[in-house]
RNA sequence: CCUGCCGGAUGGGCAGCCACCCGAUAACGGGAGGAAAGUCCGGUCUCCACAGGGCAGCGUGCCGGCUAACGGCCGGGGAGGAAUCUGGUGACGGAUUCUUUACGGAAAGUGCAACAGAAAGAUACCGCCCGGCGCCAGCGCGCAAGCGCGGCUUCGGGUAAGGGUGAAAUGGUGCGGUAAGAGCGCACCGCGGACGGAGUGAUCCGGACGGCAGGGCAAACCCCACGCGGAGCAAGACCAAAUAGGAGAGGAGGAGCGGCCCGCUCCGAUGAACUCUCGGGUAGGUCGCUAGAGCCGGAUAGCAAUGUCCGGUCCAGAUGAAUGGCUGCCGCCCGCAAGGGUACAGAAACCGGCUUACAGUCCGGCAGGCUGC
RNA sequence: GUGGGUAUAGCUCAGCUUGGUAGAGCGUCGGAUUGUGGUUCCGAAUGUCGUGGGUUCGAAUCCCACUACCCACCCCA
Numbered sequence: 001c002c003u004g005c006c007g008g009a010u011g012g013g014c015a016g017c018c019a020c021c022c023g024a025u026a027a028c029g030g031g032a033g034g035a036a037a038g039u040c041c042g043g044u045c046u047c048c049a050c051a052g053g054g055c056a057g058c059g060u061g062c063c064g065g066c067u068a069a070c071g072g073c074c075g076g077g078g079a080g081g082a083a084u085c086u087g088g089u090g091a092c093g094g095a096u097u098c099u100u101u102a103c104g105g106a107a108a109g110u111g112c113a114a115c116a117g118a119a120a121g122a123u124a125c126c127g128c129c130c131g132g133c134g135c136c137a138g139c140g141c142g143c144a145a146g147c148g149c150g151g152c153u154u155c156g157g158g159u160a161a162g163g164g165u166g167a168a169a170u171g172g173u174g175c176g177g178u179a180a181g182a183g184c185g186c187a188c189c190g191c192g193g194a195c196g197g198a199g200u201g202a203u204c205c206g207g208a209c210g211g212c213a214g215g216g217c218a219a220a221c222c223c224c225a226c227g228c229g230g231a232g233c234a235a236g237a238c239c240a241a242a243u244a245g246g247a248g249a250g251g252a253g254g255a256g257c258g259g260c261c262c263g264c265u266c267c268g269a270u271g272a273a274c275u276c277u278c279g280g281g282u283a284g285g286u287c288g289c290u291a292g293a294g295c296c297g298g299a300u301a302g303c304a305a306u307g308u309c310c311g312g313u314c315c316a317g318a319u320g321a322a323u324g325g326c327u328g329c330c331g332c333c334c335g336c337a338a339g340g341g342u343a344c345a346g347a348a349a350c351c352g353g354c355u356u357a358c359a360g361u362c363c364g365g366c367a368g369g370c371u372g373c
Numbered sequence: 374g375u376g377g378g379u380a381u382a383g384c385u386c387a388g389c390u391u392g393g394u395a396g397a398g399c400g401u402c403g404g405a406u407u408g409u410g411g412u413u414c415c416g417a418a419u420g421u422c423g424u425g426g427g428u429u430c431g432a433a434u435c436c437c438a439c440u441a442c443c444c445a446c447c448c449c450a
Base pairs, nucleotide, nucleotide: 001369002368003367004366005365006364007363008362009361010360012330013329014328015327016326017325018324020031021030022029023028033344037355038354040353041352042351043350044349045232046231047230048229052262053261054260055259057228058227059226060225061224062076063075064074065073066072077103078101079100080099081098082097083096084095085094086093087092104223105222109221110220111217112216125163126162127159128158129157130156131155132154134152135151136150138149139148140147141146171189172188173187174186175185176184190212191210192209195206196205197204198203236287237286238285239284246278247277248276249275250274253267254266255265256264279449280448281447294313295312296311297310298309299308300307301306331342332341333340334339374446375445376444377443378442379441380440383399384398385397386396393430401417402416403415404414405413423439424438425437426436427435
C1' cells in the first nucleotide's frame, strides 16, 4: 500500500432569493432521522372496580452488575469455530490472538426417532469361539475295528473386538489376558460425583477415589425459578352539530372483567337489561401535545455499562397533515467534453432498546499478500 | 395511528395441534363414447409450501427476521 472479516463514527458544506408550518402574529426565533421505518420488546401517560383469590395461559432462562423497565446493555464463565505455535508412539492435550453463542433441567415423568438396520435403549444378522447330534469321495496312523486332524449342516451357548445399517450403536490408545472376546486387569487419555482450596457467583484448580454410571431431542409435552390484570392518544376529557333513544332477530339473565370459576358493583325482569344484524347521522373545534429517564460542556466514582455533582441551553408540534424550490461557489462519483448524479429514507402522544434499509468518507482491531529500509 | 389475520398446484381450500413420501374439488392435457360439440367414463401432468436464517438426523409444520395482501376502529350506542 492492497484485499477480506469484525467493530465504531459520520450521513455533503457556505451564501442569496422566494414559498410553507408553529410561536404573545411586527421585528424576530424555531422547523425531520440515525434509522423518523418494522411495530418486535420494555416503560411513561390515560381509561376500565385503584385492578382481589384460584386455575389456565403467555414470556424469559449460565453468573454478577447497570437501568424507570426490558427479551436491552456492560463485565465475567462455560461451550464452539478459525489461524499460528507446540507436547505425546498413540488416544489426546497445551499456549496466544481473533471470533460466535436462544447457554436452566434428559438419574421426575410422558413421548419421538420415517427409511435402513439384528437391535434406536437395553439388542446377536454376518463373523469369531466352545460344546452336542449327524454327514464327508479329504489328510495322517493302523492288518482291521477305530483314533486324531480338517471341512460341511443343524442345535445350544459365549462374545459388542471386526463387518454391515444409520444422522446417531453403549468411552478411547497401548499392553496384558482369554476358548474367542470384553474395563476382565493394568498404565495413560477422556469422564463422573464426593472432598479440600480459590471466587459474591457461574465456575476453576488440586490430589486421591470410582471401571464408566444407561446416548440424542425440552425453538416436543413437561419440571424448576422468576415475571405478567386488560386495553390503548382513533387512550381519554370538554364544547358544538346531525340523525330515527328507528327496524328486525335472539333474549332471562346480562354488563363492567378479558380464557374460565369464585368474589365485588351495577342494570334487568318479558316489546323494556343485554347481544347481533340492518338502517340512519356527522366527517367540526379545544385540551391531551410536548421541558423531557431532554441536549451540550466539564469534574468525579467505576475495567465497563452506568451513576453522582456543577455550569450552560430550549431544540417541530402540524391534522390530509408544514420542513420545499431556484440560483451561485465548493466537495464526491460518472463522462474526452457538454452535462448528469449525490445513499436509505421522512416526524403524527412521548421515551429506552432491538431488528431491518443505507451511496460515499473517516477511525480502530485481526488475518493474508506485495514492496521498501 | 392502533389491534388482529392470511400466504400451499392455474383457481378455491385441507394438511401445521402430535416434525418423517404434499393432498382434495374445479380447471388443463390425452383417450373412450358421439356424425360434431356438451355431458359422462378412464387415465395423466402440475408445487423453490411468500422470502431469508436458525433448531433438528430430518421443517409446509417449531423459533427468529423480512415481504406482500386483507379486516376492524366515530355518533345514534
Molecule: RNase P RNA; transfer RNA
Organism: Bryobacteraceae bacterium